[in-house]
RNA sequence: AAGAGGCGCAGCCAACAUCAGUAGCGCGGGAGAGCCGGCCAGGUUUUGACCCCACGUGAAAGGGGCGGUUGCCGAAGCGUUUGUCGAGAUGGCUAGGGCAAAUUGGCUGGGUUGCAGUUGAAUAAACUGCAGACUGUCGCAGGGAAUUUACCUGCGUUGCGCUU
Numbered sequence: 001a002a003g004a005g006g007c008g009c010a011g012c013c014a015a016c017a018u019c020a021g022u023a024g025c026g027c028g029g030g031a032g033a034g035c036c037g038g039c040c041a042g043g044u045u046u047u048g049a050c051c052c053c054a055c056g057u058g059a060a061a062g063g064g065g066c067g068g069u070u071g072c073c074g075a076a077g078c079g080u081u082u083g084u085c086g087a088g089a090u091g092g093c094u095a096g097g098g099c100a101a102a103u104u105g106g107c108u109g110g111g112u113u114g115c116a117g118u119u120g121a122a123u124a125a126a127c128u129g130c131a132g133a134c135u136g137u138c139g140c141a142g143g144g145a146a147u148u149u150a151c152c153u154g155c156g157u158u159g160c161g162c163u164u
Stems, first nucleotide, its partner, number of pairs: 001164003006073001008072006016064001024057003028053003034044003038093004076108003079103007109135002112132008136158001138156006
């Protein structure tokens, strides 16, 4: 420098399902003092708020599977640090969480199944931890076949690796 692992990794695009007959809005009824989902300020409310019932109307974002496409094989993800967004009209603070950057190379070879935790509307999905079998690489031991190379079994290790 070029390659390999395989339901291989990540980004983007369009439609679709879900979110959800939910939130909100409108009309009617009930009820009667606080309500604005953490806090401060502030706002609103007996001209009836918050809440409950019924009817009518009725979303969106994030996330998702299939498809297409682009870039790739520490692909990528996590952790840590910094910045920023951020609590339901608004201003401020903050939590969880989201986004961006950096990172010593801190952790993970890869996908998959189960359990638990976090996020989430979710039993989807993602991430983390543990366990199981499988698989890739390398090494050790053994075996059969073949003729110069691949295969099988067992064990061990793992990407800062392996092959050319």
Lysine riboswitch aptamer from Lactobacillus porci, 164 nucleotides, folded computationally. The coordinates come from a structure-prediction model, not an experiment, and the mean pLDDT is 79. Taxonomically the source falls in Lactobacillus (Bacteria, Bacillota, Bacilli, Lactobacillales).